[in-house]
Molecule: transfer RNA
Organism: Candidatus Bilamarchaeaceae archaeon
RNA sequence: GCCGUGGUAGCUCAGUAGGUAGAGCGCGUGCUUGGUAAGCACGAGGUCGCGAGUUCGAUUCUCGCUCACGGCU
Numbered sequence: 001g002c003c004g005u006g007g008u009a010g011c012u013c014a015g016u017a018g019g020u021a022g023a024g025c026g027c028g029u030g031c032u033u034g035g036u037a038a039g040c041a042c043g044a045g046g047u048c049g050c051g052a053g054u055u056c057g058a059u060u061c062u063c064g065c066u067c068a069c070g071g072c073u
Stems, first nucleotide, its partner, number of pairs: 001072007010025004019056001027043005049065005
């Protein structure tokens, strides 16, 4: 330098032929208990890596950049 895969909640990861963004764990509150754990209910938490383009509308499509991993030279 070239090619491929990936970057989404604190962590591990889904998601979508473009239409209000989800799960598990974790966190908070409450219920339950003599107390703790477990269980149950509710809740908080996200510029979907950054910028631009297309579109009525982009996490999703296109382009550039960036970071991580792998491969080639």